Record summary:
This is a predicted structure of a 331-nucleotide part of an RNA (large-subunit ribosomal RNA, domain IV) from a Candidatus Odinarchaeia archaeon. NCBI's taxonomy places the organism under Archaea, Promethearchaeati, Candidatus Odinarchaeota, Candidatus Odinarchaeia.

Context: one part of a larger RNA
RNA sequence: UCCAAUUAAGGGAAUUCGGCAAAAUAGCCCCGUGCCUUCGGUAUAAGGGGUCCCUGCGGUUGUUUUCAUAUGAGAGCGAUUGCAGGGUGCAAUGACAAAGGGGGUCCGACUGUUUAACAAAAACUUAACUUCCUGCUAGUUCGUAAGGAUGUGUAUAGGAAGUGACAUCUGCCCAGUGCCAGUACUUUAAACUCCUUUUCAAGGGAGCUAAGAGCUGGUAAACGGCGGGGGUAACUAUAACUCUCUUAAGGUAACGUAAUACCUUGCCGAUUGAAUGUCGGCUUGCAUGAGUGAUGUAACGAGAUCUCCACUGUCCCUAAUUGGAAUCCUC
Numbered sequence: 001u002c003c004a005a006u007u008a009a010g011g012g013a014a015u016u017c018g019g020c021a022a023a024a025u026a027g028c029c030c031c032g033u034g035c036c037u038u039c040g041g042u043a044u045a046a047g048g049g050g051u052c053c054c055u056g057c058g059g060u061u062g063u064u065u066u067c068a069u070a071u072g073a074g075a076g077c078g079a080u081u082g083c084a085g086g087g088u089g090c091a092a093u094g095a096c097a098a099a100g101g102g103g104g105u106c107c108g109a110c111u112g113u114u115u116a117a118c119a120a121a122a123a124c125u126u127a128a129c130u131u132c133c134u135g136c137u138a139g140u141u142c143g144u145a146a147g148g149a150u151g152u153g154u155a156u157a158g159g160a161a162g163u164g165a166c167a168u169c170u171g172c173c174c175a176g177u178g179c180c181a182g183u184a185c186u187u188u189a190a191a192c193u194c195c196u197u198u199u200c201a202a203g204g205g206a207g208c209u210a211a212g213a214g215c216u217g218g219u220a221a222a223c224g225g226c227g228g229g230g231g232u233a234a235c236u237a238u239a240a241c242u243c244u245c246u247u248a249a250g251g252u253a254a255c256g257u258a259a260u261a262c263c264u265u266g267c268c269g270a271u272u273g274a275a276u277g278u279c280g281g282c283u284u285g286c287a288u289g290a291g292u293g294a295u296g297u298a299a300c301g302a303g304a305u306c307u308c309c310a311c312u313g314u315c316c317c318u319a320a321u322u323g324g325a326a327u328c329c330u331c
Stems, first nucleotide, its partner, number of pairs: 001325008010316002014314001019311001027051005036041001038165001052087016088092001100309007107301002112124002128163007139150004166296004171226003176223002178219005185214003192207005227245005254288001255285001266282006
C1' cells in the first nucleotide's frame, strides 16, 4: 500500500451521474390503520405498546381422587390465559435468524417467459377483442408419390393474422396497392379447324378459346392516407362567419413541450437558499391521434424517474483495531 472485516465524537447525502455501498428496520402478541379501489384489495399500510425472572389473585380446561345433596365443591399432577406487585442488567425476539417506510409521474394490466457465459426489460407470452379461410373426399400442413398430422376432431371445431385485462371509445378516405364478387362486351397462347404459293415439307393467313387483363362494383380491427392562401366582430387581440385553389379524404374524440417538441433550460405555478430536474396547468402538435389502437386505470413490478421521513464513514476528514497478501531492510 492492497484485500476481508469491526468501531467511530459533532454534522447527516454536504458525496455521487445516481444514497452505489453500508447503516437502519426485522420474529410473535396487543392497539391502530389514510388516500384510492375493479369493493376482492391496498394492509404486516402508516404509527404506537409489550416481550426475561419471582410472587400473589383469577379465568378456561385434561386427568386422578374425596365429599349422600354432584350441571357442583375441595385436593394433587398438567396445559393454556388475564391482572397486579416485586427483582436484575446499558440492553429481556439480549446470540442466530429476521421487511426500511411514505408520496408523485411514466411504461407494461396481472402470474409467467427471455439473450446458457456483458442486456430480465417498457421486449415475448397471456386471458380478452376483432378479422380472414374451412360443410369434411373441408381448410392448413409434411411428402415426388403411396401415405401421414390437425383428428378417429366437425363451425361453441380446426387453421392463419392483428390488437392485448378492465372502463370510455374506436372518426373520415376504396384515388393507389392488395383481396373478394360480377362480367352482355373487348383483348388473348398453344393445340384444333379452314385457306394458301400445282403436290409434300417448312412457312404465311383466318377462325375458335381458358385463366389472366380490360370493364363494373364491394372491402380499411386489409397495406395504407387523413391540405394551402386571403378577408371579417363598437379598444386591442382572436375569428363563430366568409372567399378562393385543391384532394380519394383533408386528423374527429381524446391527449399533448410527451419514452413523441427542432426552436427549448417554451411560458405560468408548486417544490429548493439556489432546479437544464420532477409534478400540475397552458399548448400555435418541427413531426400525437384512434385495434400499426386512443385515453384513463385499482392491483402487481429485482422496470424508468423525482421527492420526503428514518438511517448511516458516501462525505466534511480521516483515525484506530483484527486477520491476510505484496514490497523494502536484515538474516
It matches the Rfam family "Archaeal large subunit ribosomal RNA".